[in-house]
Molecule: SAM riboswitch aptamer (S box leader)
Organism: Bacteroidia bacterium
RNA sequence: UGUUUAUACAGAAGAGGUGAGAGAACAGGCUCGUUGACCCUCUGGCAACCAACUUUAAGUCCACCUUUGGUGAAUUGGAAAACCGGUGCCAAAACCUGCUCCACUGUUGGAGAAUUAUAAACA
Numbered sequence: 001u002g003u004u005u006a007u008a009c010a011g012a013a014g015a016g017g018u019g020a021g022a023g024a025a026c027a028g029g030c031u032c033g034u035u036g037a038c039c040c041u042c043u044g045g046c047a048a049c050c051a052a053c054u055u056u057a058a059g060u061c062c063a064c065c066u067u068u069g070g071u072g073a074a075u076u077g078g079a080a081a082a083c084c085g086g087u088g089c090c091a092a093a094a095c096c097u098g099c100u101c102c103a104c105u106g107u108u109g110g111a112g113a114a115u116u117a118u119a120a121a122c123a
Base pairs, nucleotide, nucleotide: 001123002122003121004120005119006118007117008116013043014042015041016040017039021032022031023030026098027097028096029095044090045089046088049086050085054079055078056077058076059075060074062072063071064070065069094115099112100111101110102109103108
């Protein structure tokens, strides 16, 4: 880089460096920014995707037993916690809209898609 799956209206900032643009890309809007944004480093934090751990329930399956059933293991799902490991994230919904459909007509609301980001698996 590509494919698949899941998630994306919740949450979480200080210091130092640098100095003009930034909010993925294009367009429109809106916002952040010399009261220093974006970015980088350090520290701190959020979250709970993977890993690890605890607990619980049902389904499936296996083994055993004293077989209307019981016990144990595996797997799947739910929940809790999260100090440490692999990532991610810490303005605004992924800032909003763009394409399709519905409601409806205020150019408004709702649903979906596409794109993007992140994780996991695979190539």